This is a predicted structure of a 72-nucleotide RNA (transfer RNA) from a Pseudobdellovibrionaceae bacterium. Its mean pLDDT, the model's own confidence on a scale to 100, is 81. It matches the Rfam family "tRNA". The family's RNA type in Rfam is transfer RNA. Gene Ontology term of the family: triplet codon-amino acid adaptor activity. About the family: Transfer RNA (tRNA) molecules are approximately 80 nucleotides in length.
RNA sequence: GCUCAUGUGGCUCAGGGGUAGAGCACACCCUUGGUAAGGGUGAGGUCGCGAGUUCAAUUCUCGCCAUGAGCU
Numbered sequence: 001g002c003u004c005a006u007g008u009g010g011c012u013c014a015g016g017g018g019u020a021g022a023g024c025a026c027a028c029c030c031u032u033g034g035u036a037a038g039g040g041u042g043a044g045g046u047c048g049c050g051a052g053u054u055c056a057a058u059u060c061u062c063g064c065c066a067u068g069a070g071c072u
Stems, first nucleotide, its partner, number of pairs: 001071007010024004018055001026042005048064005
């Protein structure tokens, strides 16, 4: 230098055009004599950045950035 993949709550990951979800973690509550385990409720993300297409973009297209892999 070229090609490809990935980027979504604190962490690990779903979701592939029509209101953003799960597990773990966190806060409060229930249960217990107490702890652990279990159960319930809640908070937390303008989906890496910018532009385009569209009535509508996390999703499609382009550019950039970051990380990883491959080729030379």